Predicted 3D model of a 350-nucleotide part of an RNA (small-subunit ribosomal RNA, central domain) from a Candidatus Kaiserbacteria bacterium. Model confidence (mean pLDDT): 87 of 100. Rfam family: Bacterial small subunit ribosomal RNA. Lineage of the source: Bacteria > Bacteria candidate phyla > Candidatus Kaiseribacteriota. RNAcentral holds the full RNA, with entries from SILVA.

Context: one part of a larger RNA
RNA sequence: CUGGGCGUAAAGGGUGUCUAGGCGGUCAUAUUAGUCUUUUGUAAAAUCCGGGGGCUCAACCUCCGACCUGCAAGAGAAACGGUAUGACUAGAGGAUAUGAGAGGUACAGGGAACUCAUGGUGUAGGGGUGAAAUCCGUUGAUAUCAUGGGGAACACCAAAGGCGAAGGCACUGUACUGGCAUAUUCCUGACGCUCACACACGAAAGCCAGGGUAGCGAAGAGGAUUAGAUACCCUCGUAGUCCUGGCCCUAAACGCUGCUCGCUCGCUUUACGGAGUAUCGACCCUCUGUGAGGCUAAGCUAACGCGGUAAGCGAGCCGCCUGGGUAGUACGAGCGCAAGCUUAAAACUC
Numbered sequence: 001c002u003g004g005g006c007g008u009a010a011a012g013g014g015u016g017u018c019u020a021g022g023c024g025g026u027c028a029u030a031u032u033a034g035u036c037u038u039u040u041g042u043a044a045a046a047u048c049c050g051g052g053g054g055c056u057c058a059a060c061c062u063c064c065g066a067c068c069u070g071c072a073a074g075a076g077a078a079a080c081g082g083u084a085u086g087a088c089u090a091g092a093g094g095a096u097a098u099g100a101g102a103g104g105u106a107c108a109g110g111g112a113a114c115u116c117a118u119g120g121u122g123u124a125g126g127g128g129u130g131a132a133a134u135c136c137g138u139u140g141a142u143a144u145c146a147u148g149g150g151g152a153a154c155a156c157c158a159a160a161g162g163c164g165a166a167g168g169c170a171c172u173g174u175a176c177u178g179g180c181a182u183a184u185u186c187c188u189g190a191c192g193c194u195c196a197c198a199c200a201c202g203a204a205a206g207c208c209a210g211g212g213u214a215g216c217g218a219a220g221a222g223g224a225u226u227a228g229a230u231a232c233c234c235u236c237g238u239a240g241u242c243c244u245g246g247c248c249c250u251a252a253a254c255g256c257u258g259c260u261c262g263c264u265c266g267c268u269u270u271a272c273g274g275a276g277u278a279u280c281g282a283c284c285c286u287c288u289g290u291g292a293g294g295c296u297a298a299g300c301u302a303a304c305g306c307g308g309u310a311a312g313c314g315a316g317c318c319g320c321c322u323g324g325g326u327a328g329u330a331c332g333a334g335c336g337c338a339a340g341c342u343u344a345a346a347a348c349u350c
Base pairs, nucleotide, nucleotide: 004321005320006319007304008303012318014201015200016199017198021194022193023192025088026087027086028085029084030083031082032081034080035077036076037075038074039073040072041071042070049065050064051063052062053061054060091191092188093187094186095185096183097182098181099180103177104176105175106174107173108172109171110154114150115149116148117147118146119145120144121143125136126135162169163168206247207246208245209244210243211242215241216240220236221235222234223233258317259316260315261314262313263312266295267294268293269292270291271290272289273288274287275286276285299306300305323350324349325348332343333342334341335340
């Protein structure tokens, strides 16, 4: 290389957009460097393989054939592929009309809780725990009422629910904006699929600058526990958590399951649409499209399990795997302010 694989054994890139490349619907005509047929030349001999012969056999030697799967030239074929031209509508896209949604960005508004301040009532405790103590409190706490300030998060609704490419998204309203679904015919006429590289996005933590800081709370301090207790429990508490701008680019970034297309028994739930039936109208019932779940036939699987949302049956393209440790490390390179990230070995050893 061929071959075999990637839910859990090693293995799907965190996600998307897209270039090169690879692959590509139906019909017709023409052509042909792919493809196929045939002819000629060449592909040294020996070797190898099949058959025959010679040494008493064999090794060995020898003859014939085959092989040398290739290359070059000529003639031909046109199914497939390519190219060119023309046409088509089942793929793809657009238009029109509806519809659902925590999709995104910005701004404005709201109530509960918490905390702080001030004032009123009121008096000796409060808090915390397994039990305590540190801690707060007669300079009046805790409790309770009123007023005002502040920051962060949005109970119920809420669901196996919805939306988004993923990360993720939930109080209410407004503005701007992306995507999706359904229905009817109409329009374009293969405009498609995938995608190395590249580009963009990318939880939390972390970093830089400027704000902000109620609650929580790495570090730190104290109190306990304990043989010790650099912990678990308690009282405090700094970064941080929040906002704006700029970096970082990782994750059990998981469905541990790449994307697209086609085909393959059924039952049931649910979200959003449509049609028919029914009705005064609605409910009901039947069919149907797109999502999200449960249980299964066939089939697959080492088993577990998967099973029209496939891990079934096929096609196209990409990524990745090849015993364990060393090691996702060293070195080199690129990126980063740094932390570090990406790419990525070997000696040796079992």